[in-house]
Molecule: SAM riboswitch aptamer (S box leader)
Organism: Anaerosolibacter carboniphilus
RNA sequence: CCCAUAUCCAGAGAGGUGGAGGGUCUGGCCCUAUGAAACCCGGCAACCGGCUUUUCUAUAAAGCAGCGGUGCCAAUUCCUGCAGUAUUUACUUACUGAAAGAUGUGAA
Numbered sequence: 001c002c003c004a005u006a007u008c009c010a011g012a013g014a015g016g017u018g019g020a021g022g023g024u025c026u027g028g029c030c031c032u033a034u035g036a037a038a039c040c041c042g043g044c045a046a047c048c049g050g051c052u053u054u055u056c057u058a059u060a061a062a063g064c065a066g067c068g069g070u071g072c073c074a075a076u077u078c079c080u081g082c083a084g085u086a087u088u089u090a091c092u093u094a095c096u097g098a099a100a101g102a103u104g105u106g107a108a
Base pairs, nucleotide, nucleotide: 003106004105005104006103007102008101013041015040016039017038021031022030023029025081027079028078042073043072044071047069048068049067050064051063052062053061054060077100082097083096084095085094086093
């Protein structure tokens, strides 16, 4: 990287280093010298591992901790991009589902 699968309207610092960028991409709209990315510390959560209980003993369910492996810490995955439904004078608005993306787990 490819495939499968689960989740994505919650949560997380007025710290240090650093110096101009960042929010994947499109179009928007935003954040940023009242300091961007990155790194460190700190924190959040609880996907995997761990522990407990139940039972139809299972590739199950409920719960606990936060020690280990990841992840995450502006805005719903910031909105949007394709299709459908409803709606509007409208290329408007709302909703649903895909696609794309992110993260975990498993597999090749």